Transfer RNA from a Sphingobacteriaceae bacterium, 73 nucleotides, folded computationally.
RNA sequence: AUUCAAGUAGCUCAGUUGGUAGAGCGUGGGUUUGAAGGUCCUAAGGUCAGUGGUUCGAAUCCACUCUUGAAUA
Numbered sequence: 001a002u003u004c005a006a007g008u009a010g011c012u013c014a015g016u017u018g019g020u021a022g023a024g025c026g027u028g029g030g031u032u033u034g035a036a037g038g039u040c041c042u043a044a045g046g047u048c049a050g051u052g053g054u055u056c057g058a059a060u061c062c063a064c065u066c067u068u069g070a071a072u073a
Stems, first nucleotide, its partner, number of pairs: 001072007010025004019056001027043004032038001049065005
């Protein structure tokens, strides 16, 4: 330099054919316990890497940029 893959909650990851973004763990509150842990209930937490485009509508499609990894030279 070229090609490919990945980037979504604090962490690990889903998200099907474009139609209001989810799970587990973790965290806060409650419940329970003499206390702690565990159980159960509940809540918070998101610029879907960024910018632009297509579309009535984009995490999803397109272009470029950034970061990480791999291959080739």

Source information
The sequence is in RNAcentral, with records from ENA. It matches the Rfam family "tRNA".